Context: one part of a larger RNA
RNA sequence: CUCUCGUUCAGGAACUCGGCAAAUUGCCACCGUAACUUCGGGAGAAGGUGGGCCCUCAUUAGGUGAAAUCCCUUGCGGAUGGAGCUGAAGAGGGUUGCAGAGAAUAGGCCCAGGCGACUGUUUACUAAAAACACAGGACUCUGCAAAGUCGCUAAGACGACGUAUAGGGUCUGACGCCUGCCCGGUGCUGGAAGGUUAAAGGGAGGGGUUAGCUCCCUCGGGAGCGAAGCCCGGAACUGAAGCCCCAGUGAACGGCGGCCGUAACUAUAACGGUCCUAAGGUAGCGAAAUUCCUUGUCGGGUAAGUUCCGACCUGCACGAAUGGCGUAACGAUCUGGGCGCUGUCUUGACGAGAGACUCA
Numbered sequence: 001c002u003c004u005c006g007u008u009c010a011g012g013a014a015c016u017c018g019g020c021a022a023a024u025u026g027c028c029a030c031c032g033u034a035a036c037u038u039c040g041g042g043a044g045a046a047g048g049u050g051g052g053c054c055c056u057c058a059u060u061a062g063g064u065g066a067a068a069u070c071c072c073u074u075g076c077g078g079a080u081g082g083a084g085c086u087g088a089a090g091a092g093g094g095u096u097g098c099a100g101a102g103a104a105u106a107g108g109c110c111c112a113g114g115c116g117a118c119u120g121u122u123u124a125c126u127a128a129a130a131a132c133a134c135a136g137g138a139c140u141c142u143g144c145a146a147a148g149u150c151g152c153u154a155a156g157a158c159g160a161c162g163u164a165u166a167g168g169g170u171c172u173g174a175c176g177c178c179u180g181c182c183c184g185g186u187g188c189u190g191g192a193a194g195g196u197u198a199a200a201g202g203g204a205g206g207g208g209u210u211a212g213c214u215c216c217c218u219c220g221g222g223a224g225c226g227a228a229g230c231c232c233g234g235a236a237c238u239g240a241a242g243c244c245c246c247a248g249u250g251a252a253c254g255g256c257g258g259c260c261g262u263a264a265c266u267a268u269a270a271c272g273g274u275c276c277u278a279a280g281g282u283a284g285c286g287a288a289a290u291u292c293c294u295u296g297u298c299g300g301g302u303a304a305g306u307u308c309c310g311a312c313c314u315g316c317a318c319g320a321a322u323g324g325c326g327u328a329a330c331g332a333u334c335u336g337g338g339c340g341c342u343g344u345c346u347u348g349a350c351g352a353g354a355g356a357c358u359c360a
Stems, first nucleotide, its partner, number of pairs: 001355008010346002014344001019341001027051005036041001038174001052095006062086003068080004072075001096100001108339007115331002120132002136172007148158003175326004180256003185253002187249005194244003200238002206232004212225005257275005284318001285315001296312005
């Protein structure tokens, strides 16, 4: 010097990103206990007092229940009975130590706010959370050979030996108050008049081949026309769903404006004009886990506060089940403050053990 412990004058968070770590508290009994609240809680709230031993009350209250006696239904029976044993809690008095839960084990507490209702679950080996789940809410599909899922287009199985108060999918996430406007786009549902449209049907017209016929000829052949058959490709027309089209639908995917003017101080604009849109953000909340400018401004707390709390609203870029706003209880959650407490610090020191170091 390092590690693990113990003690420490005065001060007591001045340390630090941050009270991280450590310290405080700790048991039992009694007294006492706020806001708030879903009336259950909060609560061990907080805060306080007592605790050993001896004597007396006292043969304590209580518990257990022997002998003996009596009764009968004669039993491991019942009644009376109280011996012996056991035994709290309390009152009064006394006594003792620095100290009586004498050692060890055994909550620090309070205030305010964010998030998530809660218990639970999670990144086995850097994240335990505000993430996931959750009860509750809603939409949607499914009438049973259900929908959906696994499986080789299968058999078969799950769903389910269930039957719409059931099962599947999606979103939200206790509870309270609520959940506004837009269906133009996309999706879904419904509709069938018209347009478009596949395979297939259909077969107008066209083409290939050539038995034959005509012409030419150097007699080897060449050119033209061309029936039937076979073959190639093929127009009109018929032809479903879908798409176009017409409606509905937001707890479906999603979206929810701009400019200008105006009131008898000023400022502001209840009001008016205009452009665009499918419709222009309602309630509530708001510098917020969201605010760039920004350490916004005002108030509170501090001697001093980029954090925190309460307001304001100029919301760069909140907003209503990708839920909005509240909310008791809960949380190894996050943020700010206070009391207590302390070697975190001022600022170190001493001690113990184990290393390091020297020798063997």
The part of an RNA shown here (large-subunit ribosomal RNA, domain IV) has 360 nucleotides and comes from Acidobacteria bacterium AH-259-O06.
The RNAcentral record of the full RNA draws on ENA.
Its mean pLDDT, the model's own confidence on a scale to 100, is 87.
Lineage of the source: Bacteria > Pseudomonadati > Acidobacteriota.
Rfam family: Bacterial large subunit ribosomal RNA.